Predicted 3D model of a 1450-nucleotide RNA (small-subunit ribosomal RNA) from a wastewater metagenome. The RNAcentral record of the sequence draws on SILVA. Its mean pLDDT, the model's own confidence on a scale to 100, is 83.
């Protein structure tokens, strides 16, 4: 000191989370020692038992025991003590319930009191009456009570004296005491008074939590006079009088809470907190009261009431652990029913002493802080084990073992304190400490290892189990789950949870913001408040300075010092700051006085304007009525219909009436505080600019509250009602259409008066003042120059706009009209949702407005900009994309493929373009992966090892469908060792067309032969990124040129390669009779916008010439970065998984299947005929193939074909006369035909072990559908389409397919509006899994929290009335007249009744909200989101929403 998390990426805003420190803690795992601390935070709940306050015999009378004297009575001594009396018990100890207050803190004050203590002065004389104890009775279970009698005192009373005090003008009157001990001296007491110290009471100022959804409170209330009362002032109390007192600087009310010194954290300012220690207050089961006393309204006293508990003989009594221990309860949770008065302190006492759960100590607890230890050195065969591995090794790891050494701690033994002053006296304690001994001996865990955050591998699991502080991890290769190993951090602890501070500048005083992220009130007027121009003087409660008092101690900081160190403790010193008092200063602020004019205002002159209110007037348009002309339509829409019209519409003319709004001028214009304001004229009225500088003399700025105004819609009453138009009705559209479109149409729109008070009321920008470059446009006014005057020009002021320096800003942008730089004041913000909602309050006729939360939930929500993608956005461009044409498909039959269905199986893959005559360029067997059946298991084929083997193969026979099996025959080489080969057995292993193309390689399709895709340096930008690659022209082209913050470069384009077209040269088998030349091959030439003209800066375009060919001459090969998790694990290779010695998913074999067939689709073939068919005759090709082959002549057969065998390893021979369409001639004459050939029957041929399932061909016969094909759709731009045949691959056989070849040989293209695809630029975006995107609301299901709610229940504080304990006061009565008894009065606690207030719990029910992988209905929003969206308002509708009015541009 920061980090993670919103995004495809970026910057910002903003929340959430983490790393640090702390705790009276708790929980989990673990646990060696010591020191010092701390330890009921919850139930101020209830308490058994013991102890926590007594002491004094030197105040007193007795009593008891013992002793002495004495015959006894008795006296006396010692000890003990129930009672009387004195002092104490008001301290000490505990707790924090109450209390928001003079309770506390700080600072002052005094109308006061004060036992014991200190000190001073004076006194202490004389008498008397009682009551306990005790004795004798009585009552009671007990607690206790009561009657009679006796008695002492430092108990009580009277008298004397009177310094003091009280009364009184004075005279005067009244007012005290106690003795005890001692032989004595004297000591301790007593009484009165003064002073002191300490203590206490009271008063004052300041400080002291949240809440305004608490705004008014108060009747002893505020004050006075007089009394009472108190120690004392005082409404403290009472009578009377007055009507005051407090409050926005927060009264009153509600909630919460003991306060302070301090403590935690923090750089500090602050924030949080108030355990232990000190101090103050309050309390003692709850409520009330007095008595005693110096002191109490009294924790271990009294009385009464209430609740609870206990005892009881039922009559009545007793009790109060928030003292120390301890128990129960509740709780996550907090200790021993210990020792001692040795020390310190307290009470009593003359003292000895007694008492002391205060205190000092010990016990339990890792609760915290601090310290120590669990060994040290050596030790590589880098052991074993374990983990990983690329199988080589690496890690654990000098770690262990082993060797040498040490003894802190612990254990044992011995010694042994200080704490004691002060003669005695030590609980702790045989403790601390010291010495000796043995022995590595007694002693390590917890958490973590994806990032934040230090530390990584393997296995298991497979969105399961689980993890998680946040982001997130897990769906078969998980460093994130679980385990193991390794590593990291801390360590007798380590983690988790909870809470506080910090980080958080995330409430911002230090130290934030408000155009778009949350945030400027809709606007003005304005009281309080806050702030305030220039000069002078005086004062000084602010301010500054100095001195001094105080702010207890402890704590904190520093220095020194004591426990071995530290924690802990001791001594000394100390800061800031607060308050009080005294002195000083006068700049600033304030106050007072005087003055000034620059702020502000007034006045004179002048000017502009939709500023406001009222009245009058005007024309156009519109609607309606009446009348005329006139006839069949009009109106409306994308297209229609509803609607109007022959009862005469629309159109047109005239007249009349009506209401509303004011074209042109008109503008970024003007005015107004904003909302807002527009025909013309008049009246009334407000504000403003400029100019003159005459007057006033700071009169100013802002503004909580308050008041006023406030678009549209809406409400009330009364008018008015032309247009438009929510609602409503109808017509369309649609899947639906509660909408968009159309026809109607009511409120409303208009006026008057009264309400409402909200808007995207926006510049999303509060007001005022000052300062800080300009340029330009425009409105109003002035001055200057000039002019007859105006205009122009220059300049000043005030407004309204545009662009821009500096500066600011996250960016966009703002920029003298600031979002710049400053000052003053006000308002507002603090994550998103819930929500501008609930509840409450105020206002309103209502609608509703204003004010305004929480529970719960999420980790984001958001702003600006960037790259892409997309758009039913735009611009430009291209393409057989459309258009113009030609021919097809879709209808028929057949072929082939696919889906579906069927089947034992119909193997598998491919599914928009980019699957479907595709993998397959040949399924009868084989292929073959599928099915049925029969067989084999180291295997059909491969490598290796070990053992055995003269052994395989072939041939013959048997069984069988075959494989397999059985039998026989035959039977290797050799140098005879071995070896090779073969077979068998066993073992390593094989094998798999099994799965995953979403683990991969390779290959391929597609966009697309489209012109794009990038890089280096440099530059711009905070950055993502951008420029370059844009723009203009050009091109087929990111082709080239020009321009240019770019300059270059790469992959693509083009070229280089091949074929064709022309020519030349050379060579040449073949052809031909030769020459020769077709032809073939090689080499070369030729084309480059080279030439001419026009246009153009250029690139280039257009036209032309020449030429075989002209602008890339035609064609091919060649496929950038990438896209589709596109295709392929079944071509091949390959990771992982799976099947296989268990009758296989491996291998062999036979047969079947891949060829099925209600159907659907795709690609083709043949046709439907006369541009044709049939018959006859007659021409002209090219590419190719051939020895398991092509096959001639010739012969046979109608033919397929057969026989035959020449030739040919091919320019020679053959296929192959090489063709067909074509030409010529004839017939057919428009018909289901001399079209068409499916289907079927018969007879044959060929291949092949084998044509049944299931081949091809021939002949004869048969002669189906079909007469040009719906919606829709495909190909093609020239030697192309169309049409005609030929060849080849595969191949035994089997093309209508495919790959090639040539023959004949067109039509059309105006053009780019539209469809599709593509490219570039631009624009919008809430998309980035990228529009098959995103996303809204109802409904249905489940869960959760909060609000409402007929009611029901409870708490709190008051009010009114009733009741009225104890006690005190007052008034009577009685008596022994002090006092007691008794009666009464007014207050007062508890209690009761009543109506309200307020807070909470609960509740049928209804409504909204939030959440939940895959529900329903629609499609509202984001692109022009398909009707631009949104704000306010009103109506309506399943729902998003729609429509009307007005406003905003987001």
């Nucleotide at each position: 000191a920061g980090a993670g998390u919103u995004u495809g990426a970026u910057u910002c805003u903003g929340g959430c989370u983490c790393a640090g420190g702390a705790u009276g803690a708790a929980c989990g795992c673990u646990g060696g020692c010591g020191g010092c601390a701390c330890c009921g935070a919850u139930a101020a709940g209830u308490c058994a038992u013991g102890c926590a306050a007594g002491u004094c015999g030197a105040a007193c009378g007795g009593u008891a025991u013992a002793g002495u004297c004495g015959c006894a009575a008795g006296a006396u001594u010692a000890u003990a003590u129930a009672g009387u009396g004195g002092c104490g018990a008001a301290c000490g100890a505990g707790u924090u319930a109450g209390u928001a207050a003079c309770a506390c803190a700080u600072u002052g004050g005094u109308a006061u009191c004060u036992a014991c203590c200190u000190u001073u002065u004076a006194g202490u004389c004389a008498g008397g009456c009682a009551c306990a104890a005790c004795u004798a009775g009585u009552c009671g279970a007990a607690a206790g009570a009561u009657u009679a009698g006796c008695u002492a005192a430092u108990u009580c009373c009277u008298g004397a004296u009177g310094g003091u005090c009280u009364c009184g003008c004075a005279a005067g009157a009244g007012u005290a005491a106690a003795g005890u001990c001692g032989c004595a001296a004297g000591a301790c007491g007593c009484u009165a008074a003064g002073a002191g110290a300490g203590g206490a009471g009271c008063c004052u100022a300041u400080g002291u939590c949240c809440u305004a959804u608490c705004a008014g409170c108060u009747u002893g209330u505020u004050g006075g006079c007089g009394g009472g009362g108190u120690a004392a002032c005082g409404g403290c109390c009472c009578a009377c009088c007055a009507a005051g007192g407090c409050u926005a600087u927060g009264a009153c009310g509600g909630g919460u809470a003991g306060g302070g010194g301090g403590u935690g954290u923090g750089a500090g300012a602050g924030c949080a907190u108030g355990a232990c220690c000190c101090u103050c207050a309050a309390c003692g089961a709850c409520g009330a009261a007095a008595c005693u006393g110096a002191g109490a309204u009294a924790c271990g006293g009294u009385u009464c009431g209430u609740a609870c508990a206990c005892c009881u003989a039922c009559g009545g009594g007793u009790g109060g652990c928030a003292g120390c221990a301890g128990a129960c309860g509740a709780g996550a949770a907090u200790a021993u029913u210990c020792g001692a008065c040795a020390a310190u302190g307290g009470g009593c006492g003359a003292a000895a002493g007694c008492c002391u759960g205060a205190u000092c100590g010990a016990g339990g607890g890792a609760u915290g802080c601090c310290g120590c230890g669990u060994g040290u050195g050596g030790g590589a065969a880098g052991a074993a084990g374990g983990g990983c591995u690329u199988c080589g090794g690496c890690c654990u790891g000098u770690a262990a073992a082993c060797c040498a050494c040490u003894u802190u701690u612990g254990u044992a033994u011995g010694g042994g304190a200080a704490g004691a002053a002060c003669u005695u006296u030590g609980a702790c304690g045989g403790u601390a400490c010291c010495a000796u001994a043995a022995g590595a001996a007694u002693a390590a865990g917890g958490g973590g290892u994806u990032g934040c955050u230090a530390a990584c591998c393997u296995c298991g699991u497979g969105c399961c189990a689980g993890c998680a502080g946040c982001a997130g991890c897990g769906g078969u290769a998980a460093u994130a789950c679980g385990a193991g190993g390794a590593c990291c951090c801390c360590a007798a602890g380590c983690g988790u949870u909870a809470u506080c501070c910090g980080g958080a500048a995330u409430u911002a005083c230090u130290g934030g913001g408000c155009g778009u992220a949350a945030a400027g009130c809709g606007u003005g007027a304005g009281c309080a408040g806050c702030c305030g121009g220039u000069u002078u003087u005086a004062c000084u409660a602010g301010u500054c300075u100095u001195a001094u008092g105080u702010u207890a101690a402890a704590u904190c900081u520093c220095a020194c010092u004591g426990c071995u160190c530290a924690a802990c403790g001791g001594u000394g010193a100390g800061a800031c700051a607060g308050c009080g008092u005294g002195g000083g200063a006068a700049a600033c602020g304030g106050u007072a006085a005087a003055a000034c004019u620059a702020g502000a205002g007034u006045g004179g002159g002048u000017a502009a304007g939709a500023g406001g209110c009222a009245a009058g007037c005007g024309g156009a348009a519109c609607g309606u009525g009446c009348a005329g002309u006139g006839u069949a339509g009009g109106g409306g829409u994308g297209a229609a219909a509803u609607c109007c019209a022959u009862u005469g519409a629309u159109a047109u003319u005239g007249c009349a009436c009506g209401g509303a709004a004011c074209a042109c001028c008109a503008a970024a214009a003007g005015c107004g505080a904003a909302a807002g304001c527009a025909g013309c004229u008049u009246g009334c009225u407000a504000g403003u600019g400029c100019u003159c500088u005459a007057c006033u003399g700071a009169c100013g700025g802002u503004c909580a509250a308050u008041c006023a105004c406030u678009a549209a819609a809406g409400c009330g009453u009364g008018g008015g009602g032309a247009u438009c138009a929510a609602a409503a009705a109808g017509g369309a559209u649609u899947a639906g259409a509660u909408a968009c479109c159309c026809u109607u149409g009511u409120a409303g729109u208009c006026c008057a008066c009264g309400c409402c008070c909200u808007a995207a009321a926006c510049g999303a920008u509060a007001c005022a003042c000052a300062c800080u470059a300009g340029c330009u446009a425009u409105u109003g006014g002035g001055a200057g120059c000039a002019u007859c005057g105006a205009c122009c020009c220059u300049u000043c002021c005030a407004g309204u706009g545009g662009c821009g320096a500096a500066g600011c800003c996250a960016a966009c942008g703002c920029g003298u009209u600031a979002a710049g730089u400053g000052u003053g004041u006000c308002g507002c913000c603090u994550g998103g949702g819930a929500a501008g909602u609930a509840c409450g309050a105020u206002c309103g006729c209502a609608a509703g407005a204003u004010u305004a939360a929480a529970a719960c939930u999420c980790a984001a929500a958001g702003a600006a900009a960037u790259a892409g993608g997309c758009g039913g956005g735009a611009a430009u461009u291209u393409g057989c994309a459309c258009a113009a044409g030609c021919g097809g498909u879709g209808g028929a039959a057949c072929a082939u493929g696919u889906g579906g269905u069927u089947u034992a199986a119909u193997u598998c893959g491919a599914c928009u373009c980019u699957a479907a005559g595709c993998g397959a360029g040949a399924a009868a067997c084989c292929u073959c992966a599928c099915c049925a059946a029969g067989g084999c298991u180291u295997g059909a084929a491969a490598u290796c090892c070990a053992g055995c083997u003269g052994c395989a193969a072939g041939c013959u026979c048997c069984a069988g469908a075959a494989a397999c099996g059985g039998a026989g025959u035959c039977g290797c080489c050799u140098u005879c060792g071995a070896g090779g080969g073969u077979g068998c057995u066993g073992g390593a292993c094989a094998g798999g067309u099994g799965c995953u193309g979403c683990a991969c390689g390779g290959c391929u399709g597609u966009c697309g032969u489209c012109a794009g895709c990038u890089c280096g340096u440099c530059a711009u930008g905070u950055g993502a990124a951008u420029g370059g690659u844009u723009u203009c022209c050009u091109u087929a082209a990111g082709u080239g040129g020009a321009u240019u913050a770019a300059c270059g470069a790469g992959c693509g384009c083009a070229a280089c390669c091949c074929c064709c077209a022309u020519c030349g040269u050379c060579u040449g088998u073949u052809a031909u009779a030769u020459g020769u030349g077709u032809c073939a091959g090689a080499c070369g030439a030729a084309a480059c916008u080279g030439c001419u003209u026009u246009c153009g800066u250029a690139a280039g375009a257009a036209a032309g010439a020449g030429g075989a060919a002209g602008g890339u001459g035609g064609g091919g090969a060649u496929g950038a970065c990438g896209u589709c998790a596109a295709g392929u694990c079944a071509g091949c290779g390959u990771g992982g998984c799976c099947c296989u010695c268990u009758g296989a998913u491996g291998c062999c074999u036979u047969g079947g299947g891949c060829u099925a067939c209600a159907c659907a689709c795709a690609u083709g073939u043949u046709a439907c005929a006369a541009u044709g068919g049939u018959u006859g005759u007659u021409a002209c090709a090219a590419u190719g193939a051939g020895c398991u082959g092509c096959c001639a002549a010739c012969c046979c057969g109608c033919g397929a074909g057969g026989g035959g065998g020449a030739g040919c390893u091919a320019a020679u021979c053959u296929c192959a006369u090489c063709a067909a369409a074509g030409g010529c001639a004839a017939c057919c004459u428009c018909a289901g035909u001399u079209c068409g050939g499916a289907u079927u029957g018969g007879a044959g041929g060929c291949u092949g072990a084998a044509a049944c399932u299931u081949g091809c061909c021939u002949c004869c016969a048969u002669g189906a559908a079909g007469c040009u094909g719906g919606a829709a759709u495909c190909g093609c731009u020239a030697g192309u389409a169309a049409u005609c045949g030929c060849u080849g691959a595969u191949c035994a056989g089997a093309a209508c397919g495919c790959a090639g070849c040539g023959g004949u040989g067109a039509a059309u293209a105006c053009g780019u509006u539209c469809u599709c695809a593509a490219a570039u630029u631009u624009u919008g975006c809430a998309c980035u899994c990228a529009c098959u995107g995103c996303c809204c609301g109802u409904c249905a299901a489940c869960u959760c929290a909060a609000g409402g709610g007929a009611g029901c229940c409870g708490g709190u504080a008051a009010u009114a009335c009733c009741c009225g304990a104890a006690g005190a006061u007052c008034c009577g009565u009685a008596u022994u007249a002090u006092a007691u008894a008794u009666g009464g009065a007014g207050a007062c606690a508890c209690g009761g009744u009543a109506g309200g207030a307020u807070c909470g719990g609960u509740a049928a029910c209804a409504a909204g909200g939030a959440g939940u992988a895959a529900g329903u209905c629609g499609u509202a929003a984001c692109a022009a989101g398909g009707c631009a969206a949104g704000g306010c308002u009103a109506g309506c509708g399943g729902a998003a929403g729609c429509u009307g009015g007005u406003c905003u541009u987001g």